[in-house]
RNA sequence: AGAGUUUGAUCCUGGCUCAGGAUGAACGCUGGCGGCGUGCCUAACACAUGCAAGUCGAACGAAGCAUAGCGGACUGAGAUUCGUCAAAGGAAGCUAUGACUUAGUGGCGGACGGGUGAGUAAUGUAUGAGCAACCUGCCUUUCAGAGGGGGACAACAGUUGGAAACGACUGCUAAUACCGCAUAAUGUACCGAGGGGGCAUCCCCAUGGUACCAAAGGAGCAAUCCGCUGAAAGAUGGGCUCAUAUCUGAUUAGUUAGUUGGCGGGGCAACGGCCCACCAAGACUUCGAUCAGUAGCCGGACUGAGAGGUUGAACGGCCACAUUGGGACUGAGAUACGGCCCAGACUCCUACGGGAGGCAGCAGUGGGGAAUAUUGGGCAAUGGGCGAAAGCCUGACCCAGCAACGCCGCGUGAAGGAAGAAGGUCUUCGGAUUGUAAACCUCUGUCCUAAAGGACGAAGGAAGUGACGGUACUUUAGGAGGAAGCCCCGGCUAACUACGUGCCAGCAGCCGCGGUAAUACGUAGGGGGCGAGCGUUAUCCGGAAUGACUGGGCGUAAAGGGCGUGUAGGCGGCCGAUUAAGUAUGGAGUGAAAGUCCUGUUUUCAAGAUGGGAAUUGCUUUGUAGACUGGUUGGCUUGAGUACAGAAGAGGUAAGCGGAAUUCCCGGUGUAGCGGUGAAAUGCGUAGAGAUCGGGAGGAACACCAGUGGCGAAGGCGGCUUACUGGGCUGUAACUGACGCUGAGGCGCGAAAGCGUGGGGAGCGAACAGGAUUAGAUACCCUGGUAGUCCACGCGGUAAACGAUGAAUGCUAGGUGUAGCGGGUAUCGACCCCUGCUGUGCCGGAGUAAACACAAUAAGCAUUCCGCCUGGGGAGUACGGCCGCAAGGUUGAAACUCAAAGGAAUUGACGGGGGCCCGCACAAGCAGCGGAGCAUGUGGUUUAAUUCGACGCAACGCGAAGAACCUUACCAGGUCUUGACAUCCAAUUAAGCUCAUAGAGAUAUGAGGUCUCUUCGGAGGAAUUGAGACAGGUGGUGCAUGGUUGUCGUCAGCUCGUGUCGUGAGAUGUUGGGUUAAGUCCCGCAACGAGCGCAACCCUUAUUAUCAGUUACUAACGGGUAAAGCCGAGGACUCUGAUGAGACUGCCGGGGACAACUCGGAGGAAGGUGGGGACGACGUCAAAUCAUCAUGCCCCUUAUGACCUGGGCUACACACGUGCUACAAUGGUGGCAACAAAGAGGAGCGAGAGCGCAAGCUGGAGCGGAUCUCAAAAAAGCCAUCUCAGUUCGGACUGUGGGCUGCAACCCGCCCACACGAAGUUGGAGUUGCUAGUAAUCGCGAAUCAGAAUGUCGCGGUGAAUACGUUCCCGGGCCUUGUACACACCGCCCGUCACACCAUGGGAGUUGGGAGCACCCGAAGCCGGUGAGUUGACCGCAAGGGGACAGCCGUCGAAGGUGAGACCGAUGACUGGGGUGAAGUCGUAACAAGGUAACC
Repeated sequence: AGAGUUUGAUCCUGGCUCAGGAUGAACGCUGGCGGCGUGCCUAACACAUGCAAGUCGAACGAAGCAUAGCGGACUGAGAUUCGUCAAAGGAAGCUAUGACUUAGUGGCGGACGGGUGAGUAAUGUAUGAGCAACCUGCCUUUCAGAGGGGGACAACAGUUGGAAACGACUGCUAAUACCGCAUAAUGUACCGAGGGGGCAUCCCCAUGGUACCAAAGGAGCAAUCCGCUGAAAGAUGGGCUCAUAUCUGAUUAGUUAGUUGGCGGGGCAACGGCCCACCAAGACUUCGAUCAGUAGCCGGACUGAGAGGUUGAACGGCCACAUUGGGACUGAGAUACGGCCCAGACUCCUACGGGAGGCAGCAGUGGGGAAUAUUGGGCAAUGGGCGAAAGCCUGACCCAGCAACGCCGCGUGAAGGAAGAAGGUCUUCGGAUUGUAAACCUCUGUCCUAAAGGACGAAGGAAGUGACGGUACUUUAGGAGGAAGCCCCGGCUAACUACGUGCCAGCAGCCGCGGUAAUACGUAGGGGGCGAGCGUUAUCCGGAAUGACUGGGCGUAAAGGGCGUGUAGGCGGCCGAUUAAGUAUGGAGUGAAAGUCCUGUUUUCAAGAUGGGAAUUGCUUUGUAGACUGGUUGGCUUGAGUACAGAAGAGGUAAGCGGAAUUCCCGGUGUAGCGGUGAAAUGCGUAGAGAUCGGGAGGAACACCAGUGGCGAAGGCGGCUUACUGGGCUGUAACUGACGCUGAGGCGCGAAAGCGUGGGGAGCGAACAGGAUUAGAUACCCUGGUAGUCCACGCGGUAAACGAUGAAUGCUAGGUGUAGCGGGUAUCGACCCCUGCUGUGCCGGAGUAAACACAAUAAGCAUUCCGCCUGGGGAGUACGGCCGCAAGGUUGAAACUCAAAGGAAUUGACGGGGGCCCGCACAAGCAGCGGAGCAUGUGGUUUAAUUCGACGCAACGCGAAGAACCUUACCAGGUCUUGACAUCCAAUUAAGCUCAUAGAGAUAUGAGGUCUCUUCGGAGGAAUUGAGACAGGUGGUGCAUGGUUGUCGUCAGCUCGUGUCGUGAGAUGUUGGGUUAAGUCCCGCAACGAGCGCAACCCUUAUUAUCAGUUACUAACGGGUAAAGCCGAGGACUCUGAUGAGACUGCCGGGGACAACUCGGAGGAAGGUGGGGACGACGUCAAAUCAUCAUGCCCCUUAUGACCUGGGCUACACACGUGCUACAAUGGUGGCAACAAAGAGGAGCGAGAGCGCAAGCUGGAGCGGAUCUCAAAAAAGCCAUCUCAGUUCGGACUGUGGGCUGCAACCCGCCCACACGAAGUUGGAGUUGCUAGUAAUCGCGAAUCAGAAUGUCGCGGUGAAUACGUUCCCGGGCCUUGUACACACCGCCCGUCACACCAUGGGAGUUGGGAGCACCCGAAGCCGGUGAGUUGACCGCAAGGGGACAGCCGUCGAAGGUGAGACCGAUGACUGGGGUGAAGUCGUAACAAGGUAACC
């Protein structure tokens, strides 16, 4: 940094997709180690269990424990004189001690720490200010103080209620608990007055007076320490206010009654409608209020070149919340996660009376989910609470465990090693590859295993103190031993083969793969990539300049509002002055830390950790500058406007007038048609139409002039006159002095059709009717015809309302028209000429543009403002709003679906587009085919088989130049299995040949009989048998192929090199003017040349010369025959066959550009390529052929191979093609009797002769052939006959008898003779060939072949007709045009209907949700009132008072209830359209003039 994908190709527009990075991830496969991190994104769902906030005995009483002392109940060793004594132990109790323990009172802390992100769009957060309107426990500093009293309540004891939770009553008691009094200021309040300051209220300092307000003690021997009270200050932490910023929706446009403000109060730490009474009517809002949706915000994180976009896990700051909702209490601080009260839901306990609970703390459980860990260790460190301290507590924290979840590091070995092992895979069978890879040899020891040693983290004066942890690390030993996978391999995108599969199974991110040779599916081998991971999925950014600030567009691709006017807003001329808001620059404050970046240090490196710096682009404040923008102010005239003088105009509105024409009415003349069409018909007309003449009525529109002429903002405006009226232009430069430009909303105008009311209505004419057309024809065509078209007044508000081009200003080469006005020169004057402004056209340069094109009337260069676009379809649709009488308009989505849709241009192809040209293409002719019979081929049918192929032209007398067996591939039956055929090996010795037997034969058996060479060892050929490699296949695929062939087409085309043009596909050349059979040639030309084709060169034929002449020929000479080149001879002629000549538009004339060429002529055997042939460009048809041959792959292998016999390919209701013979007199028949060419011949042609009616037979001369033979040419000609008929035409079919070939003519050959004698009397629609030695007609030959042509290929004989011409049919060539076609018109493509599926609108309704409103009820609680009840401290001697409390009442008040609406979902019989879906139905709308130009 780009790439793929729209096309046949191209450029552009434009969407979709990919390559990158990232993640709190998940899933699949796999998994060795370590370090550092991270780990419920879902149900703010419910929670068992344990722990997470306590501590202080140095505040207090009390209880307990321990020790000591006292004490001594009691037990009682032992002694005993049996009375008792008594060691030892030792209960209760008392005292003291204790760095002992603790329920309670009290203090401090439970407002921190930890969790979560539900709510919140602003009571939030971020940044920056402010508080002269505030508070602050513990901490620090300073000043001052602590005197003297009092009354209780827990604990405890007793009684008592309750299941429990928890109480109740009576009594006792301490304090740093509680309460008076004293003291009292720099405190507070009030009064007075001085100084200073500020920002309005005001603030500060000093000062006088009055009133009021404090306190607690504990430890210690003590010093002293820790506390206590008041005040001032600091620090820290908070509270409040302001400014700016902070998501989406206008299909949410108005919201608001404590609402906005004021006065006065209350309340608060403090300001404040925070609350209350009264007064005023304000306040917010298009710079987006309100409403709805979504959301914790930030530092940062990810991405990006940046600007941005996305995000807010972990770490840090702020906020909010703690089961849901409400409430206060305490306190320095809470409206309090592990406090309280109430209400709701839920769970648990219960003795049913009543209670208890709140993991969004750490673990853990269930549930949800694609998904997220241990009911671990420790307070050793860091930090926190309490304490004087020891210490206690701490699921904060430090660690460990689990998880490849992420980042980073390491390893799974290293070097040598070719017989390139074996195995695998592929193979052209040679080999290649796996691959130095392995084996093998020599090493190493990271990780690992074992053992030994063993930390830092621990700080403080010493000692002691480690969860991690016997861990990290070190040493020694062991041994390559224990450690590699995942994805991909058609293109994008690095990496290819085989097999399997056969539009199946499957793949796929996009394009797309798969229908029998898949590098795309599956597997294998190989390869590529990454690597303890690899892929997939999801999401974000990027690529995407695809929302464009940086950095896009709007003529035709999506996109200029239909046009004006004008509000807000935005922007704005020249010269000064001033200001300092913007702007520029300097300073200051802030922008937390962490993070990022740079640079050090440290983990062996790295990740990580740590120090410093930069950065934090921002905000605030201050100084300076004064150009520019803005503000204020003074001037100016060029922008704008006014005035005056002119000229033009379908500009507008109203009224009046005019003629032509159509129609109608009346009358006259007049008679049979008129009208209409492609052709007709409907229609009108003998009741008199149409035509024509005259008169009249009525409505609408204004011919000529008329012009890419004029006017208007657009829509639009056209006879003439008048009235009123708008705008522009020219000229002058008198006046104003920036008054301007644009313009969201608003307002107005706005074609046609349409709507309302009332008129009018000639013509035209939706709807409708009829007639035609048609398969149909609800159309096009025709005849009628209503709304409407016209007028007045209203509505509507849209058009392809277009220049598909918004308005305004300035600038930027020219040329040429036209309209209006002016100036100059000249003239008698009008023109002409030069020139200025305004409007309107064309051409064109630069420039622009994807191209087309635009080009001073810009789509150029710039500025300002507005409108609009962001893939196609769904859809300008739905819903909602607004407007409308309605029709409808305006605003305007989504689901779903596709990978395109599109613009311009290119090459083709095509057109019921155009132009030019050619061809037996038509036309003009001749003969046919299509009808009959037969032959032959094909289809179909049949069959055991009727083998296979060929299918429009370009299959069908084609492969087949010849099926009785063979051929033969098909069928039935009988047989063979290394095979009928080839090579190799081994053994054996014959095999072939002859004969015999069995058999249908193949075959089997038997008999006879035998190779060559030899150095005698053997070798060679051949055969049989055997085993296996292999043979064999007319089996499949012509859509895997080669080769060959057909066809367009013997049409004149098809291309290349260089150059030039074009961004490019491409163009040019090859187009144009002529000409030709021809891209043949000439000329011209940004082309110049060249190649394959054309032509020529080749063969043949037509003329001739020379040479040569036998088997050919015979003029002269000679011989000779019945005749005859028969013989001698000749080389003249014919002929044969070799070499030449000849024809080239060469010559003449006309035409033409003097060219090419063409027309005519001469000469010539032949004249304009003389006739014919061979020869077939680039390519097209997946054309034909795997059955000529060759061949890849697949298939068969005792058969799909091979052999044999017989059958079949010859079938037969029928259909088609190609032929033959005919239908007759231009003929048939009989007779006589001429004239060819080209061929063939040895397993051959076969003469003369004989036999037979004949086919043929007998026989065998000659000839391997210019010698002989086939061989007779036939038509023609002459003579005769037939006389128009189913015939003396025609010959099918059939019968009989023969002949020939052949092993064999039954299926199934050909020929002959006799007999039989069918259809057929010239052929419908339609269709074929042929332009001259041609068609037609006549015979001859050959190949194949034993035999078997009406076919095929050749040969000659006789021998025509016609062509005006290119309109039409068919095919082709060139140019041009349109195209939505490119599989290319046999194309493309539209809509209804039918079927399936999908999403969606409407819908009687049903149902749910959140928010708000009104009313009812009204918990807890604060506040207020009351307070007859209760009451310790104070007063009082007392009674009582003061104060407080319970209780009650009231305002407010959550949940709850009721109601009416609005909004958002879900669902709903039925219904509407939409989308999608290989082969459904009906038509043919569009693309070509798409067959009626299309479109709005």
The RNA shown here (small-subunit ribosomal RNA) has 1496 nucleotides and comes from an uncultured rumen bacterium. RNAcentral holds the sequence, with entries from ENA and SILVA.